[in-house]
Predicted 3D model of a 1492-nucleotide RNA (small-subunit ribosomal RNA) from an uncultured prokaryote. The RNAcentral record of the sequence draws on ENA.

RNA sequence: AGUUUGAUCCUGGCUCAGAGUGAACGCUGGCGGCGUGGUUCAGACAUGCAAGUCGAGCGAUGAAAUACCUUCGGGUGUGGAUUAGCGGCAAACGGGUGCGUAACACGUUAACAAUCUGCCCUAAAGAUCGGAAUAGCUUGAGGAAACUCAAAUUAAUGCCGGAUGUGGCACGGAGACUCAUGUCUCUAGUGCUAAAGCUUGAAAUGGCGCUUUAGGAUGGGCUCGCGGCCUAUCAGCUUGUUGGUGAGGUAAUGGCUCACCAAGGCUUAGACGGGUAGCUGGUCUGAGAGGAUGAUCAGCCACACUGGGACUGAGAUACGGCCCAGACACCUACGGGUGGCAGCAGUUUCGAAUCAUUCACAAUGGGGGCAACCCUGAUGGUGCAACGCCGCGUGAGGGAUGAAGGCCUUCGGGUCGUAAACCUCUGUCACCGGGGAGCAACAAGCGGGUUCAUAGCCCGCCCUGAGUUAACCCGGAGAGGAAGCAGUGGCUAACUCCGUGCCAGCAGCCGCGGUAAUACGGAGACUGCAAGCGUUACUCGGAUUCACUGGGCGUAAAGGGUGCGUAGGCGGAUAGAUGUGUGAGGUGUGAAAUCUCGGGGCUCAACUGCAGAACUGCGCUCGAAACUACAUGGCUAGAGUAUCGGAGAGGUGAGCAGAAUUCCAGGUGUAGCGGUGAAAUGCGUAGAUAUCUGGAGGAAUACCAACGGCGAAGGCAGCUCACUGGACGAUUACUGACGCUGAGGGACGAAAGCGUGGGGAGCGAAAGGGAUUAGAUACCCCUGUAGUCCAUGCCGUAAACGUUGUGCACUCGCUAUUGGCGGUUUCGACCCCGUCAGUGGCUUAGCUAACGCGAUAAGUGUACCGCCUGAGGACUACGGUCGCAAGACUAAAACUCAAAGGAAUUGACGGGUCCCCGCACAAGCGGUGGAGCAUGUGGCUUAAUUCGAUGCAACGCGAAGAACCUUACCAGGCCUUGACAUGUAGUGGACCGGUGCAGAGAUGCACCUUCUCUUCGGAGCCGCUUCACAGGUGCUGCAUGGCUGUCGUCAGCUCGUGUCGUGAGAUGUUCGGUUAAGUCCGUCAACGAGCGCAACCCCUGUCCUUAGUUGCCAGCAUUCAGUUGGGGACUCUAAGGAGACAAUCUGUUUUUAACAGUGGGAAGGUGAGGAUGACGUCAAGUCCGCAUGGCCCUUAUGCCCAGGGCUACACACGUGCUACAAUGGCCGGUACAAUGGGUUGCUACCUCGCGAGAGGAUGCUAAUCUCCAAAGCUAGGCCCAGUUCGGAUUGGAGUCUGCAACUCGACUGCAUGAAGUAGGAAUUGCUAGUAAUGGCGUGUCAGCAAUAACGCCGUGAAUACGUUCCCGGGGAUUGUACACACCGCCCGUCACAUCAUGAAAGCCGGUUUUGCCCGAAGUACGUGAGCUAACCCCUCGGGGAGGCAGCGUCCUACGGUGAGGCUGGUGAUUGGGAUGAAGUCGUAACAAGGUA
Repeated sequence: AGUUUGAUCCUGGCUCAGAGUGAACGCUGGCGGCGUGGUUCAGACAUGCAAGUCGAGCGAUGAAAUACCUUCGGGUGUGGAUUAGCGGCAAACGGGUGCGUAACACGUUAACAAUCUGCCCUAAAGAUCGGAAUAGCUUGAGGAAACUCAAAUUAAUGCCGGAUGUGGCACGGAGACUCAUGUCUCUAGUGCUAAAGCUUGAAAUGGCGCUUUAGGAUGGGCUCGCGGCCUAUCAGCUUGUUGGUGAGGUAAUGGCUCACCAAGGCUUAGACGGGUAGCUGGUCUGAGAGGAUGAUCAGCCACACUGGGACUGAGAUACGGCCCAGACACCUACGGGUGGCAGCAGUUUCGAAUCAUUCACAAUGGGGGCAACCCUGAUGGUGCAACGCCGCGUGAGGGAUGAAGGCCUUCGGGUCGUAAACCUCUGUCACCGGGGAGCAACAAGCGGGUUCAUAGCCCGCCCUGAGUUAACCCGGAGAGGAAGCAGUGGCUAACUCCGUGCCAGCAGCCGCGGUAAUACGGAGACUGCAAGCGUUACUCGGAUUCACUGGGCGUAAAGGGUGCGUAGGCGGAUAGAUGUGUGAGGUGUGAAAUCUCGGGGCUCAACUGCAGAACUGCGCUCGAAACUACAUGGCUAGAGUAUCGGAGAGGUGAGCAGAAUUCCAGGUGUAGCGGUGAAAUGCGUAGAUAUCUGGAGGAAUACCAACGGCGAAGGCAGCUCACUGGACGAUUACUGACGCUGAGGGACGAAAGCGUGGGGAGCGAAAGGGAUUAGAUACCCCUGUAGUCCAUGCCGUAAACGUUGUGCACUCGCUAUUGGCGGUUUCGACCCCGUCAGUGGCUUAGCUAACGCGAUAAGUGUACCGCCUGAGGACUACGGUCGCAAGACUAAAACUCAAAGGAAUUGACGGGUCCCCGCACAAGCGGUGGAGCAUGUGGCUUAAUUCGAUGCAACGCGAAGAACCUUACCAGGCCUUGACAUGUAGUGGACCGGUGCAGAGAUGCACCUUCUCUUCGGAGCCGCUUCACAGGUGCUGCAUGGCUGUCGUCAGCUCGUGUCGUGAGAUGUUCGGUUAAGUCCGUCAACGAGCGCAACCCCUGUCCUUAGUUGCCAGCAUUCAGUUGGGGACUCUAAGGAGACAAUCUGUUUUUAACAGUGGGAAGGUGAGGAUGACGUCAAGUCCGCAUGGCCCUUAUGCCCAGGGCUACACACGUGCUACAAUGGCCGGUACAAUGGGUUGCUACCUCGCGAGAGGAUGCUAAUCUCCAAAGCUAGGCCCAGUUCGGAUUGGAGUCUGCAACUCGACUGCAUGAAGUAGGAAUUGCUAGUAAUGGCGUGUCAGCAAUAACGCCGUGAAUACGUUCCCGGGGAUUGUACACACCGCCCGUCACAUCAUGAAAGCCGGUUUUGCCCGAAGUACGUGAGCUAACCCCUCGGGGAGGCAGCGUCCUACGGUGAGGCUGGUGAUUGGGAUGAAGUCGUAACAAGGUA
């Protein structure tokens, strides 16, 4: 930084950006330098090498060369190469690995008065006389081999004995000193104790060795303090264990070992057990503190096939030694043998993965040697690997027609891009040729110097190179040989096109992909890094996300249910003392390397050499004394004790009381009672309920009663008594820090439950019945057992909550109340004031994410305890403890998710609340739903029944006119630059018009007729051919514009500034009135404004003015007739005005807004009607009105044609018309409109026809002519019927329109005369000129499906108490787990699939303990009749000492057997858990979630 939400703040997890690596993988790869390279199988190993050397220790062997001799075979001498053996030193170093080890193993600091130390250095002393063997060699024997045996013989610096004793050791004595045991020094004396030689031609006081002693140096050994892993689901461990005495043993202390004695020792500051692990300097990270790590380099430890053991030695319990046992492998003649790469290379296995079976001892170092020298897989080099770090290069400058090409494009252009080409240069690296250091200094030898010296040191000469000619230098050629990887939605730098279409795929997190993907794949462009770049794994960081630095716990995870109290932690005031912590100085140590600083060397850097600092630590020492600690003395403010006083449902036990319920008995009394929303089960004529009297029994204590009291909490309520705990107030006296908290521990601890014994009235889990319901294992009702009660013993948990641990101190106020005390006052009690202790409310500062808390803190501090660290899994499993059981306490992991959560905000919603409105209900009138028909839709059918509209808000809708056309649909027949537009190129000449033939027509064929202008190039016009293109009612209304519907003509929707809030937001817009209205007024942290409301507009209602034809006619004249003259008065027409505004009066009211009433007025409270539709909602409707992006078709999804279809028909629905009749139907007569239309038209009038109409004819382009009324009124008949109602259906006959009425028109007349007798559940319209009812007109249109739609006038009602309820809407408030917003969200079983896990009869391993058995090798001890060179004795036969073999004992590895502990794997079956597409059943939770 991203990610929980509609948005917000917080909590909280997950994820990313950084650095690093012994890395691996993918793509790519030019050079050099310096480093690094089996992290896995301490698995197994072929082959070669890795530890030898010394002939100046010894005997032997005796090559070359050489001398002599020779019988030419050879021999002798010199010589000394070589080699096995004896002997010496080394082999205990160097090199490898990290199995084991949680330990004095490591680190650090000390200690050894408890110790050893070869080679080396210093010093002192010595080195004498003897002896016996034995390898080798030779011979013999056995064996396949390895090897062994026997005999004979030989040497030493090998072995043994004696002498000497500077010294050393032991015993004895004396003195000095120290931190204890003790140490040191001196010493009459006694005893014991050593040795080896070699070397040179010669000599030497030479050199190298040897022995004893002392000291040093180096290297070990042992001991202590401190430090550094996890686990308590390991709480007790221990018998050589702990100590002592004595002995043994060791270099040395020590239970190290043994005998005896005692019973100790360790442990919550974590013993014992389990798991894991080599430790450190350091390394990585980090601001640091920390965290992680322990490759390479360096120090220590451990190990060397596994286990055990000793020998040798100065040193080992020994990587390339020995013995034994075991496993494995190899050889074998089957008898027996051999081996140990965790040395360097290498092989194999394992694994994601780690190199050459290389060169050299030239350098550095090691071993041996006098030395030369030999050995050295240590080491120095090279090779392989981009594994890492560092450096260099892949060219530089110029170069615009901004080339070609790619990509994009709004088609103009943009971009790759000065990039390229091209021009001018340069020459690093690589390549070729030539030159060419350094690592080399030694030792030895020769010479010289210094020196007493031949020692040592210094100088010169000579000699020595694996790497290696590779550094470096010079010359040459030529831009020539040298760039990739990842990314481009946000985090995170960098964007477009194409393909794909929830597919393929991507993904670190959020998340992309369902036809316009900057997220997939490709391309171009761009970004980042660069010989590398990405990915994966791991570590630290970010993460203040274990918080020491540096977090929290009312509601987010988190205060233990509550007291008491142990350990521990912390602790009032004072004096002097000590000097534990503390702070200061000095000193020793803190290995080197690393890190860091400075300057140096490789051309730079990496790398490396020098010097400094640092190593934050530990020890010693000196001085300080405030704080802390310790010990001492005194103090009283904390704490406690005593005295007095009152308050209280505090506790325990016993007794007593009244009311009520139930039951029993009796009396009265009769048919019901009871119960519910309504019922039923139940009780009752065998007498209930009701009522009266008496009795029984159990449980609980009305009123008082309180927001009141008490208690640590749980909890405690009638009254009285007994016993008893605590708190509070007042007063003085006393003790003298006695205090606070409190891990473990122990005590108490509601309800339910369990055991035993009682009791049982009411209530009442379970159970039964009745209802309700789709079901109802529930809610409601009737019964009713445990239980509830008592005694006693368990259980030990609760939303045990103030969801707030305990104690102390401090920090504004107001108010109520409980219990004291004091003051004041009074006769007294109140009232009032103050104070202490409680219980509540409001609030300042402060705190808090907010809500809120606020002296009873969640404020400010302090002491101690408990607890938390994402959600789920999981208040779970396993283990342990407790419990009679139920169960409780303690308490994980695998796995899954990217959230889960808190508070607050805005909406939406509620079978929440309040207020208001509306033909919303109610009150009425008329309908629909039933019938027939019309029309639309669904469905079905069909070649097609074109398409769209689908709750309200689709369904007489698009369609204001489907016979053809329309027409989009179907079958068939044609056309292909096209029916239509523009351009281009070529070609022809007309085009238009007319005729004939074929055909269903489109169309085809034939014929007739036939140009204009001109600058003479051509142009216009029309055909044909070509290329661009046309065309599409094809798809997407979920890509869109525009338009429309709807909520809704509902009263709302917002903004600016200010203010409040961390913020989302709030305020304004809420509130009190009022209105049709967010209309207006008042008030108010708001003040204003905008879109809406209203008004302005149109029409209508009254009047006035103007005007007076085609309209009108009062009066005048005239006529059949306003026909004409005339008139403008009236009607009317159409322009302009007036009028109505709560204006006046009265009343109500805040004396505001407004409302009620009266008058006047044509009209009165928006007069009636219309137009006008805020922000927005529904991805609402429309790509088929039109426009339009993208996609699709292009001899077809385009175009033309004729025919058919859209008109079908078991059925269902919507909207209508006509009816069912008498308020009617029929017939005759008669009266009164308005809106509108009219020249392809409306048509007067006349004639004909029963009629639809036809034939004539007149007026009118219209206030002139025309279309043009019905109900009504009046007269007559009909008489309640399926009718003189109703008109469907059908049969003839006709009229009209039209190319054409078959599918499929309307109308007329005659005949026919269906259903229908007022319409179930349900549902609709309407509040006045309205409903109802009557007709008329118009548009579309040739005609018509019109009963529709849009308008017009005539006649003309009823009702509204009212707002409880239904529906819709507005406002306020409340709850919310909803925000796709209740058509929401969401729970559990079951079914299916997958995954991890628990249990499980068992089975198989690992590890460990223990009893017993066996007991190899080996040390020690014992024995040792067998064997025995050195020394002793001896009578020379032998004996002794000592030793060896053998045997025995103790110990003991492996092994066997029995029993356990811990742990892992597997396991039929089984338990729950998690996750999955739209499965099944219900609806538990969220709103009063419908039973909170």

The coordinates come from a structure-prediction model, not an experiment, and the mean pLDDT is 84.